RNA sequence: CGCUUGGCACUUGAUCGCUACAUGGGCUCCGCAGGGAGUAAUCCCUGUGGGAUCACCUGUCAAAUUCGGGGAAGCCGUUAGCAGGGUAAUCCCGAGCCAAGUCCUAUCGUAUUUGUCGAUGGGAAAGGUGUAGAGACUUGAUGGCAGGCACCCGUCUCGGAUAGAUCGGGUGAAGGGAAAGUCCAGACUACGAAUCCGUCG
Numbered sequence: 001c002g003c004u005u006g007g008c009a010c011u012u013g014a015u016c017g018c019u020a021c022a023u024g025g026g027c028u029c030c031g032c033a034g035g036g037a038g039u040a041a042u043c044c045c046u047g048u049g050g051g052a053u054c055a056c057c058u059g060u061c062a063a064a065u066u067c068g069g070g071g072a073a074g075c076c077g078u079u080a081g082c083a084g085g086g087u088a089a090u091c092c093c094g095a096g097c098c099a100a101g102u103c104c105u106a107u108c109g110u111a112u113u114u115g116u117c118g119a120u121g122g123g124a125a126a127g128g129u130g131u132a133g134a135g136a137c138u139u140g141a142u143g144g145c146a147g148g149c150a151c152c153c154g155u156c157u158c159g160g161a162u163a164g165a166u167c168g169g170g171u172g173a174a175g176g177g178a179a180a181g182u183c184c185a186g187a188c189u190a191c192g193a194a195u196c197c198g199u200c201g
Base pairs, nucleotide, nucleotide: 001017002016006028007027008026010024012022013021029050030049031048032047033046034045035044036043037042056148057147058146059145060144061143066095067094068093069092070091071090074087075086076085096129097128098127102124103123104122105121106120107119108118109117133184135183136182137181138180139179149172150171151170152169153168154167188201190199191198192197
């Protein structure tokens, strides 16, 4: 450096090495069983299992990045044993704040009214931030928003049926508790007289 998984990102280790795994929780998809919502497609919750396949395209946004709080397996220390302590994958909450888009509202402008549009102000929902190895920055996507495409369901029209159009609903996984990178920090290896410095990794 790599290997464990149906898939994903991690934790602690290994007398493992490409015919290459144990551990601990977390997320997700699929099958089965049970419960719930829905006309349906489908969605939500719980349990259980998993060799092989799939999980679309384009445009656009890049801001807040703060102050606090709760839970947590494993590992380390300690102990006769617990408790307590340290560390920690990881799961969350409150207040504040936030780019683009959406909704409500006030004022002003387009000679008047209504609507629309634009500017400015106030408020709201979703989502985000908070939540990196202490941390700083850049970029986008698996993120926000918009559009498209494929498929499924419902309604409507025509029809014996297949089919077709429009409208409405749904599906197209997860990873961002820092992803890809640049820097920085810490631990360690090597080199140099070199525990403190420098360089390389």